[in-house]
Model confidence (mean pLDDT): 81 of 100. The RNA shown here (transfer RNA) has 74 nucleotides and comes from a bacterium. Its Rfam family is "tRNA". It is annotated as a transfer RNA.

RNA sequence: GCCGCCUUCGUCUAGUGGCCUAAGACACCUGGUUCUCAUCCAGGAGAUCAGGGGUUCGACUCCCCUAGGCGGUA
Numbered sequence: 001g002c003c004g005c006c007u008u009c010g011u012c013u014a015g016u017g018g019c020c021u022a023a024g025a026c027a028c029c030u031g032g033u034u035c036u037c038a039u040c041c042a043g044g045a046g047a048u049c050a051g052g053g054g055u056u057c058g059a060c061u062c063c064c065c066u067a068g069g070c071g072g073u074a
Base pairs, nucleotide, nucleotide: 001073002072003071004070005069006068007067010026011025012024013023018057028044029043030042031041032040050066051065052064053063054062
C1' cells in the first nucleotide's frame, strides 16, 4: 500500500429496517432487611448507537467517506 472484520450506558453484551429514540448482566445511587459489613429484596440514574453524508415514508440496522482498533497479505 491492498483486502477483511469490529466500534451500542462506567464495563461486557443483545438488538440486523417500523411493535424499541434502545434491552440485559455486573458496577453505581437510594430505601428495606441486619447490632455492623457482606449477602438478599425493592426502586432509580445512566448510551440521541465512533464522527459526517446518502438511500428510504421510516436507519443502531443498508450504502459511501473519515477516525480509532484488530487480523491477513507482498